Formats: sequence, C1' cells, structure tokens
RNA sequence: GAUGAGGAUAAAGCGCCAGAACCUGAUUGCAACGGGAUUUUAAUCAGGUGGACGAGGAAGAAGGUUAUCGAAUCUUCGGCGGAUGCCUUCAGGUAGAGGUUGUCUACCUAAAGUUUAUUUCUUAAAAUCAGCAGGUAAUUGUUGAGACAGAGGAAAUAAACAGCAGCUGA
Repeated sequence: GAUGAGGAUAAAGCGCCAGAACCUGAUUGCAACGGGAUUUUAAUCAGGUGGACGAGGAAGAAGGUUAUCGAAUCUUCGGCGGAUGCCUUCAGGUAGAGGUUGUCUACCUAAAGUUUAUUUCUUAAAAUCAGCAGGUAAUUGUUGAGACAGAGGAAAUAAACAGCAGCUGA
C1' cells in the first nucleotide's frame, strides 16, 4: 500500500451515478493559413466536476403505490435505491344532544365527526451582493450583509349539518 473480516459514526430534497451536460489532457479530422505555429470546431480515449434550496412530515399489523409544500439566474435534466406521505383491509379506540347493547357513517393510532369564515402563532434557506481559502479548470468549502413563500399544524371565535333499532333513566 492492496485485499478480506469485524466495529463505530452518519439520513430522508436523503444516498448513489453507467445517459446527456460541463472541465482538463492526449490523438485524429474539418475550416482559416505560402510553410510552420496558432486559433475555431467535431469525434474517440482517459481522468475529473456538478447532479434538490429550505418548510413540513412517524411510530398497532399487513399489502399496494410515479409520496406533501413552495423558492430559485430552473442540469434542482435523466436514472437507480431508500423514505415519516397516500389508499385498502384487519386490530383497538373517539364522535354522532342522558346511559347502555348491536349496527351504520366519519375520524384517530395519543389522537380522534364534516364543512365554511375570521384572527394569531409556527425564526424559511439557497439564490443575490461583497469577500477569503483549495483546485490548471469545471467547481468546492466558508465569512458577512440582506430579503421574499406556500402547504401543513396549533390556539381562539362564529355558523350550519350529523344515523337506525332494542332496553332503560330523568
């Protein structure tokens, strides 16, 4: 130094890269050229670069599935893997104007019926600008300044709507 084994750490715009793109080098060809050199451009090979900016999101079991929101000078293209999403079924539970049983509807997995409206909270970040450092370069790391979202969630207020049957209480 290489290989193998073992252990530890590291995650969900998370991880990876063989297509395309970009950079460097070599070779060859086209064009310009009196020659040479040089330049432009194309192909091949080798080695590199980048390939998601934050907000939000989990937790009973199984299966399925192209898994929320906006920002950006939009390659943040394309592909693979994964993933807290969504759907179905099952299990348990909440609500449906006293209680309880059965069933029906909608919901919840530590919360819990649906819809509408209003108010408040929930620190956006990159990009951008001005630098510093590494690299031949594509680009990488980092400092300062400084804005601008949407979805979802939480709290409060108001309104409307929401079973059936049996037994039973006032």